The prediction has a mean pLDDT of 88.
Predicted 3D model of an 87-nucleotide RNA (c-di-GMP-I riboswitch aptamer) from Sulfurirhabdus autotrophica.
Taxonomically the source falls in Sulfurirhabdus (Bacteria, Pseudomonadati, Betaproteobacteria, Nitrosomonadales).
[in-house]
């Protein structure tokens, strides 16, 4: 320092779901919960996906369309770092 991840040890981290707060909503904290995970650690840089408040258009009185400056790292891909074990 690179490559793996069968066993193992030491631990980790938490989908769905419930509760309560935040948020316009996507989402998000915390607490329980545990489906899964070897980077489910950081990072919106690349693709992608979700909302769509302001903000515009349209409609014309109650809705429709557009738009990320909102997210989502537990899509994929990059970048940074990092326990154990084997070689």
């Nucleotide at each position: 320092u690179c490559c793996u991840g069968a066993a193992a040890a030491a631990g980790g981290c938490a989908a769905a779901c419930c509760a309560c707060c935040c948020g316009a909503a996507a989402g998000g904290g915390u607490g329980g919960g545990g489906c899964g995970c070897a980077a489910a650690g950081u990072u919106a840089c690349c693709g992608g996906u979700c909302u769509a408040a302001c903000g515009g258009g349209g409609u014309u009185u109650u809705c429709c369309c557009c738009c990320a400056c909102g997210a989502c790292a537990g899509c994929g891909g990059g970048a940074c770092u990092g326990c154990c074990a084997g070689g």